Transfer RNA from a Candidatus Micrarchaeia archaeon, 75 nucleotides, folded computationally. Lineage of the source: Archaea > Nanobdellati > Microcaldota > Candidatus Micrarchaeia. Its Rfam family is "tRNA". It is annotated as a transfer RNA. Its mean pLDDT, the model's own confidence on a scale to 100, is 83.

RNA sequence: GCCAUGGUAACUCAGCCUGGUUAGAGUGCCAGACUCAUAAUCUGGAAGCCGGGAGUUCAAAUCUCCCCCAUGGCA
Numbered sequence: 001g002c003c004a005u006g007g008u009a010a011c012u013c014a015g016c017c018u019g020g021u022u023a024g025a026g027u028g029c030c031a032g033a034c035u036c037a038u039a040a041u042c043u044g045g046a047a048g049c050c051g052g053g054a055g056u057u058c059a060a061a062u063c064u065c066c067c068c069c070a071u072g073g074c075a
Stems, first nucleotide, its partner, number of pairs: 001074007010027004020058001029045005051067005
């Protein structure tokens, strides 16, 4: 340099192909219940402008373009 895959909550991931409700799950975190107490279990809560920018559209995490980063392959 070229090709492929990926970037969404603190972490691991789904959702994207086929645009449309206020963007979800598990783990972790906070509070409560239970317990003599801890763990486990149960209930509730906080946490995201979806890697950055532009475009298309009534409407974009999702489609198009450019750029950045990570992993693998080729040279």